[in-house]
Context: one part of a larger RNA
RNA sequence: UGACGGGGACCCGCACAAGCGGUGGAUGAUGUGGUUUAAUUCGAUGCAACGCGAAGAACCUUACCUGGCCUUGACAUGCACAUAGUAGAAGCCUGAAAGGGUGACGAGGUAGCAAUACCAGUGUGCACAGGUGCUGCAUGGCUGUCGUCAGCUCGUGUCGCGAGAUGUUGGGUUAAGUCCCGCAACGAGCGCAACCCCUGUGUCCUGUUGCCACCCCUUAACUGGGAGCACUCUGGACAGACUGCCUCGCUUCAACGAGGAGGAAGGUGGGGAUGACGUCAAGUCAGUAUGGCCCUUACGGCCAGGGCUGCACACGUACUACAAUGCCCGGCACAAAGGGAAGCAAGACCGUCAGGUGGAGCAAAUCCCAGAAAACCGGGCCCAGUUCAGAUUGUCGUCUGCAACUCGACGACAUGAAGCUGGAAUCGCUAGUAAUGGCGCAUCAGCUACGGCGCCGUGAAUACGUUCCCAGGCCUUGUACA
Numbered sequence: 001u002g003a004c005g006g007g008g009a010c011c012c013g014c015a016c017a018a019g020c021g022g023u024g025g026a027u028g029a030u031g032u033g034g035u036u037u038a039a040u041u042c043g044a045u046g047c048a049a050c051g052c053g054a055a056g057a058a059c060c061u062u063a064c065c066u067g068g069c070c071u072u073g074a075c076a077u078g079c080a081c082a083u084a085g086u087a088g089a090a091g092c093c094u095g096a097a098a099g100g101g102u103g104a105c106g107a108g109g110u111a112g113c114a115a116u117a118c119c120a121g122u123g124u125g126c127a128c129a130g131g132u133g134c135u136g137c138a139u140g141g142c143u144g145u146c147g148u149c150a151g152c153u154c155g156u157g158u159c160g161c162g163a164g165a166u167g168u169u170g171g172g173u174u175a176a177g178u179c180c181c182g183c184a185a186c187g188a189g190c191g192c193a194a195c196c197c198c199u200g201u202g203u204c205c206u207g208u209u210g211c212c213a214c215c216c217c218u219u220a221a222c223u224g225g226g227a228g229c230a231c232u233c234u235g236g237a238c239a240g241a242c243u244g245c246c247u248c249g250c251u252u253c254a255a256c257g258a259g260g261a262g263g264a265a266g267g268u269g270g271g272g273a274u275g276a277c278g279u280c281a282a283g284u285c286a287g288u289a290u291g292g293c294c295c296u297u298a299c300g301g302c303c304a305g306g307g308c309u310g311c312a313c314a315c316g317u318a319c320u321a322c323a324a325u326g327c328c329c330g331g332c333a334c335a336a337a338g339g340g341a342a343g344c345a346a347g348a349c350c351g352u353c354a355g356g357u358g359g360a361g362c363a364a365a366u367c368c369c370a371g372a373a374a375a376c377c378g379g380g381c382c383c384a385g386u387u388c389a390g391a392u393u394g395u396c397g398u399c400u401g402c403a404a405c406u407c408g409a410c411g412a413c414a415u416g417a418a419g420c421u422g423g424a425a426u427c428g429c430u431a432g433u434a435a436u437g438g439c440g441c442a443u444c445a446g447c448u449a450c451g452g453c454g455c456c457g458u459g460a461a462u463a464c465g466u467u468c469c470c471a472g473g474c475c476u477u478g479u480a481c482a
Stems, first nucleotide, its partner, number of pairs: 001482002003479003007476002010473002013470001015466002019429005026320001029317005034311002042053002064306007073128001077127007088105001091102004108119004130295002133293003139289001141284003144280001146278001151190006157166003170181003196272004201239005207233001210229002215226003242266001245260005322422001326381006338369003343362002348357003388419001393414007435458007
């Protein structure tokens, strides 16, 4: 100087407390451990691994296993030699395919008048290719974490023999090393804040594909057309919030705190992006790059089939439930954000349905996906393993795709398991939040999505307080630790 303390003082955080909803019990889903296996490819392992890499494992992917094949190789560059019925190639044989044979037919470019030379191609040979083989404890890059915590440093000066100290400590204050005052310090940098994006208000501009107040025509109907740009909206510019104003408190002519006015918004308005010096030899050689080591008729390459989906069990995460604030049937409102050409697909018709036939329109503020659902209105159920719950299983179907046996999703009928609110323990959340309801997208032929990322609807309760648990900041103290 740090680190540590079941030392002290101060402060802060959904850290506790106050509340609301869960997890831990059940079924199935998914990841992991274990076990099994020819293989169940590999990595991730307290917080910070475990719906993680994987934003799509039937083949492919695929790295694993079994078997069949290839050896200058699936791919790149260079050298040497050979090569015109050459490159290519319908077809045929063998085969699971890959591969191995055979093969009718049958080319090209550049220079040159041409002969020819060179290229392309093929073969042989040599350099080499190739490796998801090892080492993340050799690395780059990227990332997680402490933590969006308020810290981490430097120059000059001063103090100390020196390591170092000071500044950065102290008194207030703040979300903040934020600001003020003081001070052997005076300044500065990286962080904080602001500048950026979205959202909340207004003004101006804009007016189609958006809008419809007024007017005209039309219709069963604000249904369609015209006219219009006022309103909503689209998306550009500007304004607006700064403790600016008032009162009080603390007062040091301070920073600041409390309340008020005005205002759409008030003291960082709400949300995002943004992550200092560093820590964990944290993670990644399997995204790519890369040193070293290793393989080279194989640890490289191609193919078929299998596996990654195996199942006594254990754990994590989310889903669905156990019901009456509910379930079922019928009726009936109101979104936002997205996607669409090898695509989205309307009306119509067929089918109980999944879906099919067909194809208007739309590279889309125009057309389509597209019916939002919870809510609301009416009816039924009457507390039961039920008109709760839906696992499992049987049969018949639909769709994608060479192909749904291992191993897809969806539909109909039948079947109707566990489950009556969950031990010890444990998690999230402070407001348009929790809880709850649906909608969209990426990946993608299809899908194991109940996952991930977004969007809107309905919409709470509680916070006395900081003694305690956990994490952190600052000062101080002890130390046989560095």

This is a predicted structure of a 482-nucleotide part of an RNA (small-subunit ribosomal RNA, 3' major domain) from a metagenome.
The prediction has a mean pLDDT of 83.
It matches the Rfam family "Bacterial small subunit ribosomal RNA".
The full RNA is in RNAcentral, with records from SILVA.